Description: The prediction has a mean pLDDT of 83. Small-subunit ribosomal RNA, 3' major domain from Marinobacter pelagius, 480 nucleotides, folded computationally. Lineage of the source: Bacteria > Pseudomonadati > Pseudomonadota > Gammaproteobacteria > Marinobacter.
Context: one part of a larger RNA
RNA sequence: UGACGGGGGCCCGCACAAGCGGUGGAGCAUGUGGUUUAAUUCGACGCAACGCGAAGAACCUUACCUGGCCUUGACAUCCUGCGAACUUUCUAGAGAUAGAUUGGUGCCUUCGGGAACGCAGUGACAGGUGCUGCAUGGCCGUCGUCAGCUCGUGUCGUGAGAUGUUGGGUUAAGUCCCGUAACGAGCGCAACCCCUAUCCCUAGUUGCUAGCAGUUCGGCUGAGAACUCUAGGGAGACUGCCGGUGACAAACCGGAGGAAGGUGGGGAUGACGUCAGGUCAUCAUGGCCCUUACGGCCAGGGCUACACACGUGCUACAAUGGCGCGCACAGAGGGCUGCAAACUCGCGAGGGUAAGCCAAUCAUCCUCGUAAAACGCGUCGUAGUCCGGAUCGCAGUCUGCAACUCGACUGCGUGAAGUCGGAAUCGCUAGUAAUCGCGAAUCAGAAUGUCGCGGUGAAUACGUUCCCGGGCCUUGUACA
Numbered sequence: 001u002g003a004c005g006g007g008g009g010c011c012c013g014c015a016c017a018a019g020c021g022g023u024g025g026a027g028c029a030u031g032u033g034g035u036u037u038a039a040u041u042c043g044a045c046g047c048a049a050c051g052c053g054a055a056g057a058a059c060c061u062u063a064c065c066u067g068g069c070c071u072u073g074a075c076a077u078c079c080u081g082c083g084a085a086c087u088u089u090c091u092a093g094a095g096a097u098a099g100a101u102u103g104g105u106g107c108c109u110u111c112g113g114g115a116a117c118g119c120a121g122u123g124a125c126a127g128g129u130g131c132u133g134c135a136u137g138g139c140c141g142u143c144g145u146c147a148g149c150u151c152g153u154g155u156c157g158u159g160a161g162a163u164g165u166u167g168g169g170u171u172a173a174g175u176c177c178c179g180u181a182a183c184g185a186g187c188g189c190a191a192c193c194c195c196u197a198u199c200c201c202u203a204g205u206u207g208c209u210a211g212c213a214g215u216u217c218g219g220c221u222g223a224g225a226a227c228u229c230u231a232g233g234g235a236g237a238c239u240g241c242c243g244g245u246g247a248c249a250a251a252c253c254g255g256a257g258g259a260a261g262g263u264g265g266g267g268a269u270g271a272c273g274u275c276a277g278g279u280c281a282u283c284a285u286g287g288c289c290c291u292u293a294c295g296g297c298c299a300g301g302g303c304u305a306c307a308c309a310c311g312u313g314c315u316a317c318a319a320u321g322g323c324g325c326g327c328a329c330a331g332a333g334g335g336c337u338g339c340a341a342a343c344u345c346g347c348g349a350g351g352g353u354a355a356g357c358c359a360a361u362c363a364u365c366c367u368c369g370u371a372a373a374a375c376g377c378g379u380c381g382u383a384g385u386c387c388g389g390a391u392c393g394c395a396g397u398c399u400g401c402a403a404c405u406c407g408a409c410u411g412c413g414u415g416a417a418g419u420c421g422g423a424a425u426c427g428c429u430a431g432u433a434a435u436c437g438c439g440a441a442u443c444a445g446a447a448u449g450u451c452g453c454g455g456u457g458a459a460u461a462c463g464u465u466c467c468c469g470g471g472c473c474u475u476g477u478a479c480a
Stems, first nucleotide, its partner, number of pairs: 001480002003477003007474007015464002019428005026315008034306002042053002064301007073125001077124002079121005086103001089100004107114002127290002130288003136284002138279003141275001143273001148187006154163003167178003193267004198235007212222003238261001241255005317421001321380006333367003338357002343352003387418001392413007434456007
């Protein structure tokens, strides 16, 4: 100087408390461990691994296994020879591949040849998701959006170092004020950026009948530029004003005005550093290793196994509910190998036919319609049930060369566990939790996951003694 203390003081955080809803019990989904296996590819392991890399494993992907094949190689550059490239068909084979066969003679040219491409050959080389993240770059996680981390000059100290950065107040903040052997400065904080809440201007291709006219009653048409909206510009919030407290300061408390009030709400933004944290399997890369194989091609299998254990979720155990009928209201997205109205067939998944829409933005078209919960009426009457839907049987639909291993969905039947969950443990402070549906990425197909969107919409916070994490000062130390 740090680190540590079941030392002290001060202060924060859904840290506790106060509340609401869960997890831990059940079934299933998914990840992991373990076990099994020819293989169940690899990585990630307290927080900060475990619905994680994977925004999507039937083949492919794929890195694994078995079998069949190749050896200048699937890919790059250079050299030599031949042939344009390319293309049709047949045979064998699981295919890779091998054999045969048809059409084709192009482009540039100094007529030597050359360019692109294919085949064969030679060796230089290619190739490796092989090892080392404890050799590395880059990127990321984490402490933590915590308020800290430092420097120049000066001063003090033999020196390590200290001071500044401590102290009194204050703040979300090393935020600001005052004091002060310090005076300044940098990286952080804040602000500048984006979205959102109010208003104005500009623009009207949606929206509006607001006022008029027509109307097939639909902003549909004429018309209008007010309103909504869209998207560009601007205004607005700054403790600016008033009162009080305070050191006359910073600031705090209350109030007015205001759409909004004391960082209005949300996002982006992550200091010096820590964890030899993670990644050699995104990529790049040192070293090591393989080179007729640890490289490459193909078929099939595996990654989907299953006594079990754990994490994360979904669905429930019902009446604040299930079922039936009626009926209302979103936002944000996506669309050409695409989204698909209407009509029609089917109980349905879906099929047939097909209008419309290629969309910078806006409009138009489709998804899209009744969004669902909500609301109204009816029924069930506490029951393993008209709860719950696992599992299994049969019959189908769709995608795709192909659904056996191993897809999703539909119909009929079957109806398991489950009556609110031990010890323990998680999230959340407001348009939040809870609950309800909708969309998108990936994607041929395949979400209970992920990322977004809106609808309905709470309870509680006395307080900081205690648990956890963190900041500042101080104290002890046989630790560095």